[in-house]
RNA sequence: CAGGAUCUUCGGGAUAAGGUGAUUUGCGAGAGCAGAGAGUCCUAACCGGCGGUGAAAGCCCGCGAGUUCCGGGUACUUCCGGAAUUGAUGUGGUCGUCCUGAAAACAGGAUAUCCACAGCCGACAGUACAGUCUGGAUGGGAGAGGAUCGUG
Numbered sequence: 001c002a003g004g005a006u007c008u009u010c011g012g013g014a015u016a017a018g019g020u021g022a023u024u025u026g027c028g029a030g031a032g033c034a035g036a037g038a039g040u041c042c043u044a045a046c047c048g049g050c051g052g053u054g055a056a057a058g059c060c061c062g063c064g065a066g067u068u069c070c071g072g073g074u075a076c077u078u079c080c081g082g083a084a085u086u087g088a089u090g091u092g093g094u095c096g097u098c099c100u101g102a103a104a105a106c107a108g109g110a111u112a113u114c115c116a117c118a119g120c121c122g123a124c125a126g127u128a129c130a131g132u133c134u135g136g137a138u139g140g141g142a143g144a145g146g147a148u149c150g151u152g
Stems, first nucleotide, its partner, number of pairs: 001152002004149007015044001017043003023036005045132002047122002049063004054095001058120002066085007089118005096111006124135003
């Protein structure tokens, strides 16, 4: 320096706002009166897993979770593997690099995740329609570390 085995730690964030009122409770003979009532609707606000990519990415390339199907396995569930599905960006500027013209200087072009502005996206179930509430989940996981042993 390289790779192997075993063990171990970590590994997802976000409305205490205002408005409306589906619905509903109490009183009343009734007309009505009083109250509750959306973190889902409206206004506004807030959040952004992991690896890579020249430089720091929710929206560039992939991965993970979720869902569906198939196969294995099981008394059943848990479990293993595979496939499919799985959202969203533009403009301008800038460093460096590359290319072209040119003797150099210089000029033009290409290329950010940074800066500015303006946009967009966000599984399933529950519930008055959910990225933010409740739940599967004290789960799983992409992965990020540490220790020990031994090999070249």